About this RNA:
The RNA shown here (transfer RNA) has 74 nucleotides and comes from an Acholeplasmataceae bacterium.
RNA sequence: GCAGGUGUAGUUUAAUGGUAAAACUAUAGCUUCCCAAGCUAUCGAUGGGGGUUCGAUUCCCCUCGCUUGCUCCA
Numbered sequence: 001g002c003a004g005g006u007g008u009a010g011u012u013u014a015a016u017g018g019u020a021a022a023a024c025u026a027u028a029g030c031u032u033c034c035c036a037a038g039c040u041a042u043c044g045a046u047g048g049g050g051g052u053u054c055g056a057u058u059c060c061c062c063u064c065g066c067u068u069g070c071u072c073c074a
Stems, first nucleotide, its partner, number of pairs: 001070007010024004018054001026042005047063005
């Protein structure tokens, strides 16, 4: 330089055009003499920008990060 893959909560995964779901973690409460375990509730996310669409995590373009393969030069 060329071609691909990937990016969703602090972490790990869903959602294949219909307004983002869960587990663990965190916080609060219940329970307990206390701790752990258990139960309940709450908080929190689509890498960035643009486009298409009534509607975008999803489709298209650019860009950024990570990653895989190939090639050239020194």
NCBI's taxonomy places the organism under Bacteria, Bacillati, Mycoplasmatota, Acholeplasmatales, Acholeplasmataceae. Rfam family: tRNA. About the family: Transfer RNA (tRNA) molecules are approximately 80 nucleotides in length. Its family is annotated with triplet codon-amino acid adaptor activity in the Gene Ontology. Rfam classes the family as a transfer RNA. Model confidence (mean pLDDT): 80 of 100.